Transfer RNA from Vicugna pacos, 72 nucleotides, folded computationally. Taxonomically the source falls in Vicugna (Eukaryota, Craniata, Tetrapoda, Camelidae).

[in-house]
RNA sequence: GAGGGUAUAGCUCAGUGGUAGAGCAUGUGCUUAGUGUGCACGCGGUCCUGGGUUCAAUCCCCAGUACCCGCG
Numbered sequence: 001g002a003g004g005g006u007a008u009a010g011c012u013c014a015g016u017g018g019u020a021g022a023g024c025a026u027g028u029g030c031u032u033a034g035u036g037u038g039c040a041c042g043c044g045g046u047c048c049u050g051g052g053u054u055c056a057a058u059c060c061c062c063a064g065u066a067c068c069c070g071c072g
Base pairs, nucleotide, nucleotide: 001071003069004068005067006066007065010024011023012022013021018055026042027041028040029039030038048064049063050062051061052060
């Protein structure tokens, strides 16, 4: 210098156009002599940023930013 990939909850990750989910973590309750385990119910998101397409965008297109991987 050129190319490819990734960016979604505190963490690890799903989610192929129609109001965003799981596991772990965390809070409350039950259980236990207590801790842990187990069970139930919650909390937690401007979906990296800006623009475009569309009735409608996490998803498609363009540009940017950060990180990762080859190539030279």

Rfam family: tRNA. Its family is annotated with triplet codon-amino acid adaptor activity in the Gene Ontology. The sequence is in RNAcentral, with records from Rfam.